RNA sequence: CGGGGUGUGGCCCAGUGGUAGGGCACUCGCUUGGGGUGCGAGUGGUCGCAGGUUCAAAUCCUGUCACCCCGA
Numbered sequence: 001c002g003g004g005g006u007g008u009g010g011c012c013c014a015g016u017g018g019u020a021g022g023g024c025a026c027u028c029g030c031u032u033g034g035g036g037u038g039c040g041a042g043u044g045g046u047c048g049c050a051g052g053u054u055c056a057a058a059u060c061c062u063g064u065c066a067c068c069c070c071g072a
Stems, first nucleotide, its partner, number of pairs: 001071007010024004018055001026042005048064005
């Protein structure tokens, strides 16, 4: 320098056009003599960043940043 992949709550992931979901963690309650386990409820993300297409974008297009892989 060229090509490819990944980027989504604190962590790990799903979601391939229709107003973002699961597990763990966290908080509260129930349960217990207490803790753990179990059960119930709740808090927390506008999806790496910017722009574009569209009535509507995490999703499609362009650029860019970070990390990983391949090539030179």